The prediction has a mean pLDDT of 81. GlmS glucosamine-6-phosphate activated ribozyme aptamer from Desulfallas sp. Bu1-1, 162 nucleotides, folded computationally. Its Rfam family is "glmS glucosamine-6-phosphate activated ribozyme aptamer". The family's RNA type in Rfam is riboswitch.
[in-house]
Parts: sequence; C1' cells; structure tokens
RNA sequence: ACUGAAUUGCAAGCGCCAGAACCCGGUAUUGACCAUGCCGGGUUGACGAGGUGGGAGUUGAUCGAAAUUUUUCGGCGGGUGCUCCCCGGUCCGGUCACGACCGUGAAAGGCACUACAAAACCCGCGGGCAACCGCGGGGACAAAGGGUGCCGGGUGGCCGAA
Repeated sequence: ACUGAAUUGCAAGCGCCAGAACCCGGUAUUGACCAUGCCGGGUUGACGAGGUGGGAGUUGAUCGAAAUUUUUCGGCGGGUGCUCCCCGGUCCGGUCACGACCGUGAAAGGCACUACAAAACCCGCGGGCAACCGCGGGGACAAAGGGUGCCGGGUGGCCGAA
C1' cells in the first nucleotide's frame, strides 16, 4: 500500500454513483487556438412538510415548494406506504365472538375555520486552480397531514342495572 473479516458509529425524502452533464490535467488532431476524441483525477446528482405496535410479503410509498437550456436528468440500494397474519385501541354499562376503522394522541368520511417550511431570492464570510462546496444574516411563500367546531358509530351471545 492492497485485499478480506469483525466490531463500532452515522442516514430514513434517506444513502450511493457504473450512465449523463460539468471542471482540471495529460494526450491525439491543428501552424497556433477553439472544438472534438481518448486517458486520469474531480464536481453535481430532491427544497422542505408529514409519516414507524410486531412479523412476513411487496415496490414508480404521501404532500406541496422551486425551476422550466439532461424538470431537482438517469440508475442502484434502503424506506415510516400498501397487503396479509398477530397484538392492541375504538365503535358510549361490562365481557366475548365476528365486522368496520385505526396504532397507543389508536373514526374513516363530509363542511367550516386555523397555526406551521426549507430551498429558491437578497447581503456577507470561508474553502477549492476550477466545476462547485460549507457557514452566517435578512425577508417571504405551500399542500397533504395536524388542531378546533359541527355532522358522522356495528351485529349477535352472556352478565349487570333500571
């Protein structure tokens, strides 16, 4: 120095980079430059909001914001989504079964009202030859979901009470 293994740590709109674009160097072509090809090294590659009972399966798994000269291109992995099973809660006395809806803040749906973002943008600082990266300050703007109010809840058995 390389390879392998183990352990530890870190992430969940999260991680990664073999395509692509871009930068730097070398090289071929040129009288020279530019451009292009090849080689090497590097940069970019989704801005937040929301979301996790356990297991298995599955994969384009919610919402908006910005942008409009690869839409934050393309791809890979993961994943709180979804389905099934189990556990749990609710369905208005208790309990059990089934059913429905959910996940411990445990009701889907309807109507009304309602708080909340970051990037983008502006100013500045730092790192890098560069592509570009990091940080601080300023001032905004969402939707879903959430909150509040109103509407909106099963069947059967047994027990209890009246």